This is a predicted structure of a 73-nucleotide RNA (transfer RNA) from Gloeotilopsis planctonica.
The source organism's lineage runs through Eukaryota, Chlorophyta, core chlorophytes, Ulotrichaceae and Gloeotilopsis.
Model confidence (mean pLDDT): 80 of 100.

């Protein structure tokens, strides 16, 4: 230099093959419950790497860049 591969919530992770409401598991607030705390239950928040582009709709196709990261030279 060349051919792949991966990015999604604070952390681990599915959804993609087929474009149609982004979900689980810990972890965070907040309630109940206790004399208090642990636990338990009910609840809230919070995310598609970035820029265009197709499309009535894009984490999903398309192109470029970014950052890791595996294979040849």
């Nucleotide at each position: 230099g060349c051919c792949g591969a991966a990015a999604u919530a604070g952390c681990g992770u599915a959804a993609c093959u087929u474009g149609g409401u982004a979900g689980c598991g810990c972890a965070u607030g907040g309630a109940u419950u206790u004399g208090c705390a642990a636990a338990a239950u009910c609840u809230a928040a919070g995310g598609u790497a970035a820029u265009g582009g197709u499309u009535c709709g894009a984490c999903u196709c398309c192109a470029u860049u970014u950052u890791u990261u595996g294979g040849c030279u």